Model confidence (mean pLDDT): 81 of 100. The RNA shown here (transfer RNA) has 76 nucleotides and comes from Chitinophagaceae bacterium UBA4857. Rfam family: tRNA. By type it is a transfer RNA.

[in-house]
RNA sequence: UAACCUGUAGCUCAAUGGUUAGAGCAGGAACCUUAUACGUUCAAGGUUAACAGUUCAAAUCUGUUCAGGUUAACCA
Numbered sequence: 001u002a003a004c005c006u007g008u009a010g011c012u013c014a015a016u017g018g019u020u021a022g023a024g025c026a027g028g029a030a031c032c033u034u035a036u037a038c039g040u041u042c043a044a045g046g047u048u049a050a051c052a053g054u055u056c057a058a059a060u061c062u063g064u065u066c067a068g069g070u071u072a073a074c075c076a
Stems, first nucleotide, its partner, number of pairs: 001072007010025004018056001028042004049065005
């Protein structure tokens, strides 16, 4: 430098262009317990990397940018 892949909750991951983007774990509260652990319940937690575009409707499609990764090439 080029091609390709990835970017969604604190972490790991889902979600066929169509209801208010969900789950597990972590963290918080309550119950339970002498107390903890385990267990049960509840609540909270999201600019779906950014900006634009297409569309009645975008996490999803298109373009640019950013970040990370893989491969290849070049230089040393």